Bacterial RNase P class A from a Myxococcota bacterium, 442 nucleotides, folded computationally. Its Rfam family is "Bacterial RNase P class A". Rfam classes the family as a ribozyme. It is recorded under the gene name rnpB. Its mean pLDDT, the model's own confidence on a scale to 100, is 76.
RNA sequence: AAGGAAGCCCAGGCGGUCGCCGGUUCCCCUUUGGGGGGACGGGAGGAAAGUCCGAGCUACACAGGGCAAGGUGCCGGGUAACUCCCGGUCGGCGGAAGCGGAAGGAAAGUGCCACAGAGAGAAGACCACCGGGGCGGGUUUCCUGUCCCGCAUCCUGCGCCCGGUCGAACGCGCCGGUGGCGGGGGUGCGACGGAGCUUUCGGGCUCGGUCGGCCAGGUUGAAAGGGUGCGGUAAGAGCGCACCGGCGGGCCGGGAGACCGGCUCGGCCAGGUAAACCCCACCUGUAGCAAGGUCAAAUAGGGACGCGUAUAGGGUGGCCCGCCCCCGCGUCCGGGUAGGCUGCUUGAGCCCGUCGGUAACGGCGGGCCUAGAGGAAUGAUCGCCCAGGGGACGGUGGCAACAUCGCCCGGGACAGAACUCGGCUUACGGACUUCCAAUCUC
Numbered sequence: 001a002a003g004g005a006a007g008c009c010c011a012g013g014c015g016g017u018c019g020c021c022g023g024u025u026c027c028c029c030u031u032u033g034g035g036g037g038g039a040c041g042g043g044a045g046g047a048a049a050g051u052c053c054g055a056g057c058u059a060c061a062c063a064g065g066g067c068a069a070g071g072u073g074c075c076g077g078g079u080a081a082c083u084c085c086c087g088g089u090c091g092g093c094g095g096a097a098g099c100g101g102a103a104g105g106a107a108a109g110u111g112c113c114a115c116a117g118a119g120a121g122a123a124g125a126c127c128a129c130c131g132g133g134g135c136g137g138g139u140u141u142c143c144u145g146u147c148c149c150g151c152a153u154c155c156u157g158c159g160c161c162c163g164g165u166c167g168a169a170c171g172c173g174c175c176g177g178u179g180g181c182g183g184g185g186g187u188g189c190g191a192c193g194g195a196g197c198u199u200u201c202g203g204g205c206u207c208g209g210u211c212g213g214c215c216a217g218g219u220u221g222a223a224a225g226g227g228u229g230c231g232g233u234a235a236g237a238g239c240g241c242a243c244c245g246g247c248g249g250g251c252c253g254g255g256a257g258a259c260c261g262g263c264u265c266g267g268c269c270a271g272g273u274a275a276a277c278c279c280c281a282c283c284u285g286u287a288g289c290a291a292g293g294u295c296a297a298a299u300a301g302g303g304a305c306g307c308g309u310a311u312a313g314g315g316u317g318g319c320c321c322g323c324c325c326c327c328g329c330g331u332c333c334g335g336g337u338a339g340g341c342u343g344c345u346u347g348a349g350c351c352c353g354u355c356g357g358u359a360a361c362g363g364c365g366g367g368c369c370u371a372g373a374g375g376a377a378u379g380a381u382c383g384c385c386c387a388g389g390g391g392a393c394g395g396u397g398g399c400a401a402c403a404u405c406g407c408c409c410g411g412g413a414c415a416g417a418a419c420u421c422g423g424c425u426u427a428c429g430g431a432c433u434u435c436c437a438a439u440c441u442c
Base pairs, nucleotide, nucleotide: 001439003436004435005434006433007432009430010429012385013384014383015382016381017380018379020043021042023040024039025038026037027036028035029034045414049425050424052423053422054421055420056419057288058287059286060285069284070283071282072281073280074088075087076086077085078084089103090101092099093098104279105278109277110276111273112272113271126218127217129213130212131211132148133147134146135145136144137143138142149190150189151188152187153186154185155184156183158182159181160180161177162176163175164174165173191210192209194207195206196205197204198203226244227243228242229241230240231239245269246268247266248265249264250263251262252261253260254259292342293341294340295339302333303332304331305330306329307328308327313325314324315323316322349368350367351366352365353364354363355362356361386412389409390408391407393406394405395404396403397402
């Protein structure tokens, strides 16, 4: 220096003219409903956005419990509350400054893991590796006996061990146990064919097939059931052992806690995925200012009372009176629509100082009032200036690239309050401060 990281700030400025929204005040007119004019002061944002989360406020619902649905999920703190913020723990990324984590459970169960690959989870056999040893017998390409070794399985409380019992307690004794270590015993298995070469005739070697063993090596993959070494084996393997790593149990120490450190025991060695189903714990009533409250035309309809009449019609009744319905008019009442008012902007408010706290934040003191429309106002234009951009023009310097001054053009991103706050997320132009140093240059 290119580049990178964190934090903070601004959101063009000043003036003139003409408008727009709503407020206070004064004047004029009026059909008393209202209309017009003047003056003064106010008028978008950091995100006003998305409407994702949490609240206030309002109406309705609500004993308690369960199911469903949705959300949250390390620890401590902040806050009215939160899935937000601050500090920490653990693990991840980066060379660093720093950044980001929805971070319970994968050892409850289920599902999924493309392609490739033998095999994607108590797996698998493609290549490669392997098919016991000693001593005998026989009718000797083979068959067979016996011993040892290995593996599998069964039996045995036989020794250690473990549990119980008597007891103050250990031990002994007694009773029980196959969970651990060891011993003893039984049974089974540790292949079957073929071809060739060779031989000292006992046998040895090679190739190929079927069957089986094995998971250490090769191969595939993002991922293949710990790593290194020694032993072991027919070949092998945590199969056994030592060390390392992980996981789980116990104990000790530190911390408020998440967690950290140490010792010890157990071959326990366990893939990933839960913003897949699911399990566990905790939380959650529903709707939203078009909430809600209040005043209240016209028209239609409802109720009460009174009056009217072709004293008509219908019902009750055999008929009349009476009563009820129906028709018209008047007065009053109530619900409710249009519309008006309200909710409505003084609020978990903003600024400054100081104190407590690592911080988020909180306490105290002082100061301030800062849009309130109701489909939506906050704008237009002129002049000067500022940041940043372009120019084929002119001056100066220079060989040039270019630098600088002037002039001209053009020009400031994202975006517009609608009941109000706290967050998150997304969009977006510029300035400043601090920090990093893989790389390059000096």